[in-house]
RNA sequence: CUUGUAAAAAGGCAAACUUAUUGAAAAAUAAGGACGCAAAACUACGGGUCUAAGGCCAAUACAGGUUAGGACCGCCGGGUCGUCUAA
Numbered sequence: 001c002u003u004g005u006a007a008a009a010a011g012g013c014a015a016a017c018u019u020a021u022u023g024a025a026a027a028a029u030a031a032g033g034a035c036g037c038a039a040a041a042c043u044a045c046g047g048g049u050c051u052a053a054g055g056c057c058a059a060u061a062c063a064g065g066u067u068a069g070g071a072c073c074g075c076c077g078g079g080u081c082g083u084c085u086a087a
Base pairs, nucleotide, nucleotide: 002087003086004085006083012037013036017032018031019030020029021028022027035074041080042079043078045077046076047075048072049071050070054067055066056065057064
């Protein structure tokens, strides 16, 4: 450097759930908590999923439909960086 692996050891992350805060919501952040993870680190680039405040449609009004500039990388793929160990 390349490839494989995640057994051991060291260290790391932290799902559900609870509480608080923010947000229209999806969700995020912090603390607690561990289901799991070798990229469960970073990146919304392709696909996918969630939400629909605002916009648009419709409407007497309420209700309704549609839409991502919102959200998810712990859904899959791509890109970047990277731990231990074996050959």

This is a predicted structure of an 87-nucleotide RNA (c-di-GMP-I riboswitch aptamer) from Halobacillus andaensis. NCBI's taxonomy places the organism under Bacteria, Bacillati, Bacilli, Caryophanales, Halobacillus. Of the family's consensus pairs, 100% are formed in the model. Its mean pLDDT, the model's own confidence on a scale to 100, is 80. The sequence is in RNAcentral, with records from Rfam.